SAM-I/IV (S-adenosyl methionine) riboswitch aptamer, 103 nucleotides, folded computationally. Its Rfam family is "SAM-I/IV (S-adenosyl methionine) riboswitch aptamer". For this family Rfam cites "The aptamer core of SAM-IV riboswitches mimics the ligand-binding site of SAM-I riboswitches" (Weinberg et al., RNA, 2008). Its Rfam clan is "SAM clan". Gene Ontology terms of the family: S-adenosylmethionine metabolic process and regulation of gene expression. Of the family's consensus pairs, 100% are formed in the model. Model confidence (mean pLDDT): 78 of 100.
RNA sequence: ACCACGCAUUAAGAGAGGACUGAUGUCCCGCCAACCUGCGUGUUCCAGCAAGGUGGUUGCCUUAAUUAGGCGAUGAGACCUAAGGGUAACCAACGGGUCAUCA
Repeated sequence: ACCACGCAUUAAGAGAGGACUGAUGUCCCGCCAACCUGCGUGUUCCAGCAAGGUGGUUGCCUUAAUUAGGCGAUGAGACCUAAGGGUAACCAACGGGUCAUCA
């Protein structure tokens, strides 16, 4: 990198932007969201923040139906190194519970 089987989501939300291309589209910036990493004494759970990395910013078919199902799509941190191993995560949030240790 690719393939297969599972898990979670596919409800809502978000651009009169710029550049490139013959076209399909691609990239940059902004925005949405909160899947992974990160954040506040140690473990862990919940809530929160939105920095690092994805994703999205035009889904399709059936059904009377925003009802249910099928197809499709996305996620499981990122980067450097031949390996061993190493690097960054500003502002922000700056809380609550459980357990442990100390006093």